The prediction has a mean pLDDT of 85. Predicted 3D model of a 1472-nucleotide RNA (small-subunit ribosomal RNA) from an uncultured bacterium. The sequence is in RNAcentral, with records from ENA. Its Rfam family is "Bacterial small subunit ribosomal RNA". Its family is annotated with structural constituent of ribosome and ribosome in the Gene Ontology.
RNA sequence: AGAGUUUGAUCAUGGCUCAGGACUAACGCUGGCGGUAUGCCUUAGACAUGCAAGUCGAACGAGUUUCCGGGCUUGCUCGGAAGCUAGUGGCGAACGGCUGAGUAACGCGUAGGUGACCUACCCCGUAGUGUGGAAUAACUGCCCGAAAGGGUAGCUAAUACCGCAUGUUGAGCCGACUUCACUGUCGUCUCCAAAGCAGAAAUGCGCUAUGGGCGGGGCCUGCGUUCGAUUAGCUAGUUGGUGGGGUAACGGCUCACCAAGGCGACGAUCGAUAGGUGGUCUGAGAGGACGAUCACCCAGACUGGGACUGAGACACGGCCCAGACUCCUACGGGAGGCAGCAGUCGGGAAUUUUGCGCAAUGGGGGAAACCCUGACGCAGCAAUACCGCGUGUGGGAUGAAGGCCUUCGGGUCGUAAACCACUUUUUUCGGGGACGAUAAUGACGGUACCCGAAGAAUAAGCCACGGCUAACUACGUGCCAGCAGCCGCGGUAAUACGUAGGUGGCAAGCGUUGUCCGGAUUUACUGGGCGUAAAGCGCGCGCAGGCGGUGAAUGAAGUCGAAAGUGAAAGCCCCGGGCUCAACUCGGGAACUGCUUUCGAAACCAGUUCACUUGAAGGCGGAAGAGGGAAGUGGAAUUCCGAGUGUAGUGGUGGAAUGCGUAGAUAUUAGGAGGAACACCAAUGGCGAAGGCAGGUCUCUGGGCCAUAACUGACACUGAGGAGCGAAAGUGCGGGGAGCGAACAGGAUUAGAUACCCUGGUAGUCCGCACCGUAAACGGUGGGCACUAGUUGUGGGAACCUUCCACGGUUUCCGCGACGCAGCAAACGCAUUAAGUGCCCCGCCUGGGGAGUACGAUCGCAAGAUUAAAACUCAAAGGAAUUGACGGGGCCCCGCACAAGCAGCGGAGCAUGCGGCUUAAUUCGACGCAACGCGAAGAACCUUACCAAGGCUUGACAUAUAGCGAAAAGUGGCAGAGAUGUCAUGUCCGCAAGGGCGCUAUACAGGUGGUGCAUGGUUGUCGUCAGCUCGUGUCGUGAGAUGUUGGGUUAAGUCCCGCAACGAGCGCAACCCCUACUUUUAGUUGCCAUCAGGUCAUGCUGGGCACUCUGAAAGAACUGCCAGUGAUAAGCUGGAGGAAGGUGGGGAUGACGUCAAGUCCUCAUGGCCCUUACGGGUUGGGCUACACACGUGCUACAAUGGUAGUGACAAUGAGAUGCAAGGUGGCGACGCUAAGCUAAACUCAAAAAUCUACCUCAGUUCGGAUUGCACUCUGCAACUCGAGUGCAUGAAGCUGGAAUCGCUAGUAAUCGUAGAUCAGCGUGCUACGGUGAAUACGUUCCCGGGUCUUGUACACACCGCCCGUCACACCAUGGAAGUUGGUUCUACCUUAAAGCAGAUUGCUAACCGCAAGGAGGCGUCUGACCAAGGUAUAGUCAGCGACUGGGGUGAAGUCAUAACAAGGUAGCCGUA
Repeated sequence: AGAGUUUGAUCAUGGCUCAGGACUAACGCUGGCGGUAUGCCUUAGACAUGCAAGUCGAACGAGUUUCCGGGCUUGCUCGGAAGCUAGUGGCGAACGGCUGAGUAACGCGUAGGUGACCUACCCCGUAGUGUGGAAUAACUGCCCGAAAGGGUAGCUAAUACCGCAUGUUGAGCCGACUUCACUGUCGUCUCCAAAGCAGAAAUGCGCUAUGGGCGGGGCCUGCGUUCGAUUAGCUAGUUGGUGGGGUAACGGCUCACCAAGGCGACGAUCGAUAGGUGGUCUGAGAGGACGAUCACCCAGACUGGGACUGAGACACGGCCCAGACUCCUACGGGAGGCAGCAGUCGGGAAUUUUGCGCAAUGGGGGAAACCCUGACGCAGCAAUACCGCGUGUGGGAUGAAGGCCUUCGGGUCGUAAACCACUUUUUUCGGGGACGAUAAUGACGGUACCCGAAGAAUAAGCCACGGCUAACUACGUGCCAGCAGCCGCGGUAAUACGUAGGUGGCAAGCGUUGUCCGGAUUUACUGGGCGUAAAGCGCGCGCAGGCGGUGAAUGAAGUCGAAAGUGAAAGCCCCGGGCUCAACUCGGGAACUGCUUUCGAAACCAGUUCACUUGAAGGCGGAAGAGGGAAGUGGAAUUCCGAGUGUAGUGGUGGAAUGCGUAGAUAUUAGGAGGAACACCAAUGGCGAAGGCAGGUCUCUGGGCCAUAACUGACACUGAGGAGCGAAAGUGCGGGGAGCGAACAGGAUUAGAUACCCUGGUAGUCCGCACCGUAAACGGUGGGCACUAGUUGUGGGAACCUUCCACGGUUUCCGCGACGCAGCAAACGCAUUAAGUGCCCCGCCUGGGGAGUACGAUCGCAAGAUUAAAACUCAAAGGAAUUGACGGGGCCCCGCACAAGCAGCGGAGCAUGCGGCUUAAUUCGACGCAACGCGAAGAACCUUACCAAGGCUUGACAUAUAGCGAAAAGUGGCAGAGAUGUCAUGUCCGCAAGGGCGCUAUACAGGUGGUGCAUGGUUGUCGUCAGCUCGUGUCGUGAGAUGUUGGGUUAAGUCCCGCAACGAGCGCAACCCCUACUUUUAGUUGCCAUCAGGUCAUGCUGGGCACUCUGAAAGAACUGCCAGUGAUAAGCUGGAGGAAGGUGGGGAUGACGUCAAGUCCUCAUGGCCCUUACGGGUUGGGCUACACACGUGCUACAAUGGUAGUGACAAUGAGAUGCAAGGUGGCGACGCUAAGCUAAACUCAAAAAUCUACCUCAGUUCGGAUUGCACUCUGCAACUCGAGUGCAUGAAGCUGGAAUCGCUAGUAAUCGUAGAUCAGCGUGCUACGGUGAAUACGUUCCCGGGUCUUGUACACACCGCCCGUCACACCAUGGAAGUUGGUUCUACCUUAAAGCAGAUUGCUAACCGCAAGGAGGCGUCUGACCAAGGUAUAGUCAGCGACUGGGGUGAAGUCAUAACAAGGUAGCCGUA
């Protein structure tokens, strides 16, 4: 510090996710030691048991025990001492310890105030401590009660209680002076104290009053302190005053009266949540989250209320009352409060011992000894966290065994182990033994630590290994099982699942889950945005608020500086010290960014004052305008009405129909009625804040602009709330209604058509008044001011120049446009009318969906509008641009693509292939073009892969090793369908080693078994289409672009020109082959012009190579020449010459790539599978089946023909297991015989269409299927299942529906010939020649293709994408009759305890009084107030709820096709 994820790729936006750190954690696996910390986050749930606050005899009386002493009646009494016990009394119990329920508050933090206060114990002062009195507990007796407890009578003490005296001081009234102030000083008068104890004593400890102090508290104030406005108004003791009361103290704290205030948009009230802080975690910081342990403050003590005591409490281990709960009970009554320490139950994912000790530190009491102390110090449990240590160290290669992998060679675990040497931290045992307490006293503890001994001994796991992210292989599994933080893995070769080996990381831990911060600049103060990604209010006016021109003066709130105080300690940071180190801890420093006070500065901002004119406003003078309101008014057109003319249609559409019309339409003529809208002008124009505004006239009226500079003097800008304007649709009432026209009706279209089209047509559209308040209300761009190159057009002014007037020119101001620099921007683009550079103010945004929805509230007559969530769900959604692909987008171009023609197919019969069906098997593959006379250039057996039967198992075939053998082969016989079995016969080469052969055993062979979606190779196809790319340069952030586009041209990315491109490659073309012409050369097997010979005849012979021909070499054609055209180019058109003319004709040749195209059954090959079988061999069968459908062909339907006859001209080829002449037999297929030929020599071999005659339009002298009989040939073998011949038979078929194929010249059509395969077999295939046409105007359309351009929501690329209802399943949620619970306000009822006030014919020790009695006290009663409780209304928040609404998700369900292309009716927004 970043990374992954939207796309085919890119940039930007934007969310999601990850890597880091931290836990009071928990869970899974694992676990050696020590130190230091930490340990109920959940039920402030309930608690058994024990302990957690007592102490003082030097305050007091009594009792009791022991001891001593005395009296003696020897078991009684008296005295003393020491101890113990309950009680009176004192102090403490208000600290310490626990918890965080409540509390949004002066609760906390910070800084102050208290001139409005208190303070026991402690410290320092001052002055005292005199003299009396009356009770009471304990105790004793009696009584009540189950108990807890209580009553009564009697006795008694005090540092308990009371009176008097004194009265420093203090308190109070009043007066004087004084002060801001009942503030201080002075004076008179009045009032108020005390306690003793110990000691032999000194004396000590106490007590009383008072002053001061330390420390502790009370109260008050400034500032800070969570979220919600879907909480906007709250408040009657409320706000203030006066006067009582009350308090330690101010105060509505309380009461009476008076006034009507107080708080709130700077967020009152209400609701939700929450103890606050020092700090902790994280972060670069700013921040964010948190508030365990430690420390400070607050609050609470079963729940609610209350007071008492006291210096201090409204009191955790006190009291009273009410309530809930638990326990005891004799049923009458009582007792209790672990949120103290342990512990139990419950809850929960989850949190310890019913331990030791007061030795230390601290606390209470005491004069002290001492007692108490679950505070505390320690120990125990827990890897809960942090820190430290160890599980050995060195050597050791045969790189052992074993595991795993393997290309079988090896590699790896791996110096790892074994083995050798060594060490002992840890461990165990033995010995010594602390500090903590410098005298005594040690729970920890025989602990830490030290010494010695033994022995590598006692000690390693967890997670991960597709990318992010360090680390890879094998096997298993086969979209299953499973994984997953995100992207995503898994459908037979998974580095992603499971296991193993290996590797990586961390390590006594490692992973997972949860939470917080970070990354996230993803709430942006630091530090973001708003034209199109989310985001500018529809528009202006304007209160508050924010912000604000120039020159001076002033003061000092902000600001800045200095100083002082404070900012607790701990923590963080720095420097040192102590535990062996570290964690931990101690000391010092720094820091604590804050607040307060004082002093100072005066630039800026704010305040006050004085000025200014440039901002702003205003005056005078001009000009423009569909700016607004109101009232008249005009013509054209549509429709309607009456009338005339006139006759059969009209209207409408893609085409029709509904409709109108013989009752006279449409058309036409003139007249009338009525409503709405204003052609031309007209614009890229004008005006307005926006919505919006258009015939013309008059009237009322707003705003802007120009010019001028007399006036005011900052008066400005923006603007939350607020109030106003605001298209269309819609609403209410009343009018109006021509045209148009939701709804509706009819006609069409259609699979349907609740649409698009047509004919009608109601609301509405128009006017008045009143609502509504929304639009894609858009420039998708808030308002204002300033600054920052220009060019050009246009609207409205002004000045100057020019001119007779004009036109025109220059400058300037205000608008409306186009282009464009800098700059900005993700890009597109914006660019003085900014989306640039700055300032001010407002509004808005924070992933997509759910949703602008629900609920609530406000507004509205309604429709609805405004405000505005959550659950749930996804990993994207979205922007701009790029390359493709596509379009029922466009331009251009090509092709037998269409058109123009010729011949077909589709109908028939047959052949052949495929599907289907059948079958034991009908082997397999190929399936649009680009499968289907295809693999197969040839299935009777074989082939053969299929089926049945009967047989073989190292095998039909290969290699190797070991052992054995002399057999095996062959021949003959028997059995068998055969394979095979069996019998007989028969035996190898070599001197040896060995070889051949056979058998046995083991490795292995073998597989036309699967996967062409694991592959190589090869092939098809787009397509012989003209394309496909690269280097360098340039442009762009980039994907990419340019080049390759453009203007011409071509068959061509062919060539030329132009151009930020310049070049190059693969393709095109050419080079290659055949063919067309010529020359040269060579002439045998070819040829024969000339010469000669010969024959019935024939190049037959001599001879020749001239010609034909053969086969080798060369030439020839290049737009080369001419004319025209074109940019003078490339080229095109025409012509000449030429055998051939514009690539002459044909072939071979197939760019980058596409189709997971075809082929594992040609071959090769990785995995997988079979191994007495999925291998190998045999016989027979099948691949040839047959209701049917399709493809490709053949033959026909006839006269351009058939039959018969005659008889001329080809080319390519093939031939020794062959072609076969000739002869001969047969009607014939063919048989027999046989010359020649290894081939320019012989043979196949006859070419056929041609020509002549007959047939005369018919199912025929067409057609030949089918069938019968008889044969021929091949072959072991023609039954299933070959071909051919003869005779006989003589089917369908008379030119073929929709649809569809081929072909542009030696082509189509037609005619025959040959070959491969092959024993035999073709209508197929491949070649060959003969005869030999028609047509092409042209590119509108169909199909395919190419370049450019355009749109796109497509990229698996239109066979794409995608919307909604319905049906089914699941999920969350709204409404809902109601129902259950919480909480709050108000009113009323009832009042417990307590205090207060009042009353009191009850009782009453101290004081007064001679007494009566009084004062005072206790008790009782009453009153107001009041907790809990009750009743009623209301608000609010939740839970459940039949039924119901929409939403989301789900694999291939149904219906249609709305959107994306002109998406086939452009789409979208508002409204009905």